[in-house]
The prediction has a mean pLDDT of 77. Predicted 3D model of a 97-nucleotide RNA (THF (Tetrahydrofolate) riboswitch aptamer) from uncultured Ruminococcus sp. Taxonomically the source falls in Ruminococcus (Bacteria, Bacillota, Eubacteriales, Oscillospiraceae). The sequence is in RNAcentral, with records from MGnify.
RNA sequence: CAGAGUAAAGGAACACGCGUGAAGUGCCUGUUGUACGGGGAGUUGAUAGCAGGACGAAAAGGCGCCCGCCUUGCGGUGUGUUCCUUGCAUCCCGCUG
Numbered sequence: 001c002a003g004a005g006u007a008a009a010g011g012a013a014c015a016c017g018c019g020u021g022a023a024g025u026g027c028c029u030g031u032u033g034u035a036c037g038g039g040g041a042g043u044u045g046a047u048a049g050c051a052g053g054a055c056g057a058a059a060a061g062g063c064g065c066c067c068g069c070c071u072u073g074c075g076g077u078g079u080g081u082u083c084c085u086u087g088c089a090u091c092c093c094g095c096u097g
C1' cells in the first nucleotide's frame, strides 16, 4: 500500500398471523437500554422498550342475527423460511499478500 472476514440493513417470493369496531407502519420529543468484522474504543449514526405529541386509512360480498364467522380485497401491517443486494460511521491493534 492492497485485501479477506461480521453483526446487521434493504428488496423479492412463499407460509402463518394481526388490523380493517384502527392497532400497526411512518414522523417528532423525552427517557432507559442494546448491537456494531478476531480484540479494544465507539458518535450528533443505527436499533429496542417505555411515556407524550402531531398526522392518518378501503372496504365489498355472503352466512348469521347482535356484534360472530367465511371469502375477495386493503394496510408504507407482524413473524418465520429461502434467494438476491449492501455491509465494521470512525479510530487503534491483529490477520493475509
Stems, first nucleotide, its partner, number of pairs: 001097003008086010018075003027053008038093004059072005